[in-house]
This is a predicted structure of a 72-nucleotide RNA (transfer RNA) from a Candidatus Bathyarchaeota archaeon. The organism belongs to Candidatus Bathyarchaeota, within Archaea. Model confidence (mean pLDDT): 83 of 100.
RNA sequence: GGGCCGGUGGUCUAGUGGUAUGACACCUCCUUGACGUGGAGGCGGUCGCCGGUUCGAUCCCGGCCCGGCCCA
Numbered sequence: 001g002g003g004c005c006g007g008u009g010g011u012c013u014a015g016u017g018g019u020a021u022g023a024c025a026c027c028u029c030c031u032u033g034a035c036g037u038g039g040a041g042g043c044g045g046u047c048g049c050c051g052g053u054u055c056g057a058u059c060c061c062g063g064c065c066c067g068g069c070c071c072a
Base pairs, nucleotide, nucleotide: 001071002070003069004068005067006066007065010024011023012022018055026042027041028040029039030038048064049063050062051061052060
């Protein structure tokens, strides 16, 4: 340098053209003598960046950035 794959809450992850799922973690309450477990609720996401298409983009298109694998 070229090809392919990936980038989504703090971490891991699902997802589809109609502002996003779950788990863990964190906070509050209940439960306990207490901790833990369990139950209920809550907080937390510019969906890598820029642009394009579209009424509407996390999804489609182009460029770029980062990471991984392969080739040179």